[in-house]
Predicted 3D model of a 174-nucleotide RNA (Lysine riboswitch aptamer) from Parablautia intestinalis. Its Rfam family is "Lysine riboswitch aptamer". Gene Ontology term of the family: lysine biosynthetic process. RNAcentral holds the sequence, with entries from Rfam.
């Protein structure tokens, strides 16, 4: 020299990219929950189980009537702030709080596995829910790279984020 290869820097996918909090608004719900009072008449409650504690014949669960009456978690906007494995989700470990153990559920965190992305359509889970959002298949749209086709416009097949694209640099091979 360049090409390959290992680094570093800087960018794209999309105005329905992907997240975090804050404000308003609906839903949640006239639910839960307190109060009164009617009937019941011995159990009830801390998530589940055993124990422990608490309230119960000065009336428990339950069932009617009246008043009053939430919230949290999800969602919708609008700006704003971090980004492009942004983020999500499955698994294992230990760890927080919950009256004690055990299971379980919620929360952060480590690992190590999938998934380029968002839509819709069916399952199954969360969920109060026909909202959403988790996951599996499906389909057709993006985006991107490779290969063949083609003047080209582009079409078809297959891949996947430790990618891809541009520049830097250039140990080491040639």
């Nucleotide at each position: 020299u360049a090409c390959a290869g290992a680094g570093a820097u800087a960018g794209a996918g999309g105005u329905u990219g992907c997240g975090u909090g804050u404000u308003u608004u609906a839903u949640g719900a006239g639910u839960a929950g307190u109060u009164u009072u009617u009937u019941g008449g011995a159990u009830g409650u801390g998530g589940c189980a055993g124990g422990c504690a608490c309230a119960g014949g000065a009336g428990a669960a339950g069932a009617g009537a009246a008043a009053c009456g939430a919230a949290a978690g999800g969602a919708a906007a609008a700006a704003a702030c971090g980004c492009c494995g942004a983020a999500a989700g499955a698994a294992u470990a230990g760890g927080u709080a919950u009256c004690c153990u055990g299971c379980g559920g919620a929360c952060a965190u480590a690992u190590u596995c999938u998934u380029g992305g968002g839509c819709a359509u069916a399952c199954a889970g969360u969920g109060a829910a026909g909202a959403a959002u988790u996951g599996u298949a499906u389909g057709a749209c993006u985006g991107u790279c490779a290969u063949c086709a083609g003047c080209a416009a582009u079409g078809a097949u297959g891949g996947g984020g430790c990618g891809c694209u541009a520049u830097c640099c250039g140990a080491u091979g040639a």